[in-house]
RNA sequence: UCUUCGGGGCAGGGCGCAAUUCCCUACCGGCGGUAUAGUCCGCGAACCUCCGGAGGUCAUCCUCCGGCAGGCCGACCUGGUGCGAUCCCAGGACCGACAGUAUAGUCUGGAUGAGAGAAGA
Numbered sequence: 001u002c003u004u005c006g007g008g009g010c011a012g013g014g015c016g017c018a019a020u021u022c023c024c025u026a027c028c029g030g031c032g033g034u035a036u037a038g039u040c041c042g043c044g045a046a047c048c049u050c051c052g053g054a055g056g057u058c059a060u061c062c063u064c065c066g067g068c069a070g071g072c073c074g075a076c077c078u079g080g081u082g083c084g085a086u087c088c089c090a091g092g093a094c095c096g097a098c099a100g101u102a103u104a105g106u107c108u109g110g111a112u113g114a115g116a117g118a119a120g121a
Stems, first nucleotide, its partner, number of pairs: 001121005012024003026106002028096002030043004038094002047071003050067007076092005098109003
């Protein structure tokens, strides 16, 4: 420098005109580090701001694209084993961007995108 890869999940039931969104129950867990981790440490994505560009607009402001910029960024305890574990085993908990829609971690959408990174040449 190039190539490839790089996120999973509401089955069953209740109420209702309407909900995979509410209620009961069920299910899921990106990347690196470290004793094997959704909950430790760090990162990515999303979101907000700022900067640059394009378009719309009377000003204002709005939309889209880009940025090596800044911000924001959820949640765990107890016991056991062990030299060592909030990582293993047992038990009981908890968490999950934005937009849309009957209120969404799981549906649809931005996204056939981006990406921490992994492998190879």
A computed fold for a 121-nucleotide RNA from a sheep gut metagenome, annotated as FMN riboswitch aptamer (RFN element). The prediction has a mean pLDDT of 83. Its Rfam family is "FMN riboswitch aptamer (RFN element)". About the family: The RFN element is a highly conserved domain that is found frequently in the 5'-untranslated regions of prokaryotic mRNAs that encode for flavin mononucleotide (FMN) biosynthesis and transport proteins. The RNAcentral record of the sequence draws on MGnify.